The RNA shown here (transfer RNA) has 75 nucleotides and comes from a Candidatus Woesearchaeota archaeon. Model confidence (mean pLDDT): 84 of 100.
[in-house]
RNA sequence: GGGUCCAUAGCUCAGCCUGGCUAGAGCACUGGUCUUAUAAGCCAGUGGUCGCCGGUUCAAAUCCGGUUGGGCCCA
Numbered sequence: 001g002g003g004u005c006c007a008u009a010g011c012u013c014a015g016c017c018u019g020g021c022u023a024g025a026g027c028a029c030u031g032g033u034c035u036u037a038u039a040a041g042c043c044a045g046u047g048g049u050c051g052c053c054g055g056u057u058c059a060a061a062u063c064c065g066g067u068u069g070g071g072c073c074c075a
Stems, first nucleotide, its partner, number of pairs: 001074007010027004020058001029045005051067005
């Protein structure tokens, strides 16, 4: 230098190919319940402008271009 895969909540990830309940699960955290108390269980809640910039579209995590970081392959 070329190719390819990955980047979404504090953590691990799903969703992307087939655009549309306009963002979810588990864990963690907070409050409540339960207990003499703690843990576990149960109930409720907080938390993400989907790496970044731009484009297409009525509408983009999803499609297109560029770019940053990381893994792998080739040179």

Taxonomically the source falls in Candidatus Woesearchaeota (Archaea, Nanobdellati). Its Rfam family is "tRNA". The family's RNA type in Rfam is transfer RNA. From the family's description: Transfer RNA (tRNA) molecules are approximately 80 nucleotides in length. RNAcentral holds the sequence, with entries from ENA.